Annotation: This is a predicted structure of a 72-nucleotide RNA (transfer RNA) from Parcubacteria group bacterium Greene0416_39. Rfam family: tRNA. It is annotated as a transfer RNA. Gene Ontology term of the family: triplet codon-amino acid adaptor activity. The sequence was found in a public genome assembly.
RNA sequence: GUCCCCGUAGCUCAACGGAUAGAGUAGCUCACUCCUAACGAGCAGAUACAGGUCCAAUUCCUGUCGGGGACA
Numbered sequence: 001g002u003c004c005c006c007g008u009a010g011c012u013c014a015a016c017g018g019a020u021a022g023a024g025u026a027g028c029u030c031a032c033u034c035c036u037a038a039c040g041a042g043c044a045g046a047u048a049c050a051g052g053u054c055c056a057a058u059u060c061c062u063g064u065c066g067g068g069g070a071c072a
Stems, first nucleotide, its partner, number of pairs: 001071007010025004018055001027043004048064005
């Protein structure tokens, strides 16, 4: 330099183009307990960035950024 794959919550993963983007774990609060743990109830937390297509984009297209891989 060319090509391919990936980027969603602190972390690990979901989501035929259409519902309030969902779950596990972690965090916080409450309840339970003599206390802690466990269990239970609740709360908060995310689509890398910028454009385009579409009635509607996490999803499709383009570019940029970041990570990984193949070739040179």